Record summary:
Small-subunit ribosomal RNA, central domain from a metagenome, 349 nucleotides, folded computationally. The full RNA is in RNAcentral, with records from SILVA. The prediction has a mean pLDDT of 88.
[in-house]
Context: one part of a larger RNA
RNA sequence: CUGGGCGUAAAGGGUCCGUAGGGGGUCUGCCAAGUCCGGUGUGAAAGGUUGCGGCUCAACCGCAGCACUGCAUUGGAUACUGGCGGGCUGGAGUCUGCGAGGGGUGAGCGGAAUUCCUGGUGUAGCGGUGGAAUGCGUAGAUAUCAGGAAGAACACCGAUGCGAAGGCGGCUCACUGGCGCAGUACUGACCCUGAGGGACGAAAGCGUGGGGAGCAAACAGGAUUAGAUACCCUGGUAGUCCACGCUGUAAACGUUGUGCACUAGAUGUGGGGGGUAUUGACCCCUUCCGUGUCCAAGCUAACGCGAUAAGUGCACCGCCUGGGGACUACGGCCGCAAGGCUAAAACUC
Numbered sequence: 001c002u003g004g005g006c007g008u009a010a011a012g013g014g015u016c017c018g019u020a021g022g023g024g025g026u027c028u029g030c031c032a033a034g035u036c037c038g039g040u041g042u043g044a045a046a047g048g049u050u051g052c053g054g055c056u057c058a059a060c061c062g063c064a065g066c067a068c069u070g071c072a073u074u075g076g077a078u079a080c081u082g083g084c085g086g087g088c089u090g091g092a093g094u095c096u097g098c099g100a101g102g103g104g105u106g107a108g109c110g111g112a113a114u115u116c117c118u119g120g121u122g123u124a125g126c127g128g129u130g131g132a133a134u135g136c137g138u139a140g141a142u143a144u145c146a147g148g149a150a151g152a153a154c155a156c157c158g159a160u161g162c163g164a165a166g167g168c169g170g171c172u173c174a175c176u177g178g179c180g181c182a183g184u185a186c187u188g189a190c191c192c193u194g195a196g197g198g199a200c201g202a203a204a205g206c207g208u209g210g211g212g213a214g215c216a217a218a219c220a221g222g223a224u225u226a227g228a229u230a231c232c233c234u235g236g237u238a239g240u241c242c243a244c245g246c247u248g249u250a251a252a253c254g255u256u257g258u259g260c261a262c263u264a265g266a267u268g269u270g271g272g273g274g275g276u277a278u279u280g281a282c283c284c285c286u287u288c289c290g291u292g293u294c295c296a297a298g299c300u301a302a303c304g305c306g307a308u309a310a311g312u313g314c315a316c317c318g319c320c321u322g323g324g325g326a327c328u329a330c331g332g333c334c335g336c337a338a339g340g341c342u343a344a345a346a347c348u349c
Base pairs, nucleotide, nucleotide: 003321004320005319006318007303008302012317014200015199016198017197021193022192023191025088026087027086028085029084030083031082033081034080035077036076037075038074039073040072041071042070048066049065050064051063052062053061054060091190092187093186094185095183096182097181098180099179103176104175105174106173107172108171109170110154114150115149116148117147118146119145120144121143125136126135161168162167205246206245207244208243209242210241214240215239219235220234221233222232257316258315259314260313261312262311265294266293267292268291269290270289271288272287273286274285275284298305299304322349323348324347331342332341333340334339
């Protein structure tokens, strides 16, 4: 030539869309760019190398050949790659008919609970803890009944469903995205990946305006303790909620990039189709899609993975290269800020 890797040792980008680029099904015709074969020219000398020769040998030197793996040009080959043309349907998409779903956005509505307010009953406690205290309560609390107000969250559903990820859960309506199955009517490779780029992106945080029941950073008090800037308790403000705009991070995790193909089984479960049987449903057989568990082969340092691969292959992207310094400094870009992205070195082990 062709380094080896990325579940847990360093290493998969938070997710998707997509530009350039890279890769690309099947049949056929033409071209001959890549590719292969031949010819010609060139590839200075010295150097290299082979042989012979000259200095007594060698180093050194001379002569002849080869080589100079290249480039140009010309003739030819056409399997593969490529270009152009034509066709195909298995990839991809469309259509028709069914189907499931907590996918998204907006509006309206509901009950339980909580707190507060008003009134009734009622009286000395309540609350809280390991035990207490701070706190609340004779200006009538806690408990209980009736009425009212407000905000936030929706028990059960289930080892389930949907979504690219983040994530999504009361009910109804409107608008709307994706997916599966069946039919096999249509298009005819329209595909895969994706550096840059764009969009989305939990929580916290920021801006403006609202809202504020409960909870609760900060803060105050009470305890505990040697101390207690904590754990426990009583309070409590931002915030948590809504609208619009920023931020762009995470143990954004399956710590496992995306797509396609192939490779024993067993057993649950969600959705659909076909069949057997039945009055019908269930059961049973089969098939496709999803989601779990256990395992063959194989893989793995082991743990484990095992058709939802970490097996066997192909395509493309991202990333790693001893620990600390360092998710840092400097610079650049972004941000209102907080900060984010990119990312060293000295030194040290």